[in-house]
RNA sequence: UUCUUAUCCAGAGUGGCGGAGGGACUGGCCCAAUGAAACCCGACAACCAGCACAAUGUGUAUGGUGUCAAUUCCAGCAGAGAUCAUCUGUAAAGAUAAGAA
Numbered sequence: 001u002u003c004u005u006a007u008c009c010a011g012a013g014u015g016g017c018g019g020a021g022g023g024a025c026u027g028g029c030c031c032a033a034u035g036a037a038a039c040c041c042g043a044c045a046a047c048c049a050g051c052a053c054a055a056u057g058u059g060u061a062u063g064g065u066g067u068c069a070a071u072u073c074c075a076g077c078a079g080a081g082a083u084c085a086u087c088u089g090u091a092a093a094g095a096u097a098a099g100a101a
Stems, first nucleotide, its partner, number of pairs: 001101008013041001015040002021031003025076004042068003047064003050060004072093001077089004
């Protein structure tokens, strides 16, 4: 990097540092000098491993990741619809984990 499977309406600081951006992309709409991103501390969380109890689960944050505005912020494909608003999910895209090449 590619493929497969699963999940994505919950959760997480009034900290330090830093200085202008960020929310994947496009269109919106938001966050941000009452300080953005990154980094450090902290926290959340049970995907994988471990441990304990147990019987195919429950707990545990010990390890490997991951995450910490807004439903994956909304839409981007299709269907329903007064073809507008809106609703639905079976689409695509994306994110994370595990396995394989």
About this RNA:
The RNA shown here (SAM riboswitch aptamer (S box leader)) has 101 nucleotides and comes from Sporolactobacillus shoreae. Model confidence (mean pLDDT): 85 of 100. It matches the Rfam family "SAM riboswitch aptamer (S box leader)". From the family's description: The SAM riboswitch is found upstream of a number of genes which code for proteins involved in methionine or cysteine biosynthesis in Gram-positive bacteria. It was read from a public genome assembly, where an Rfam model found it.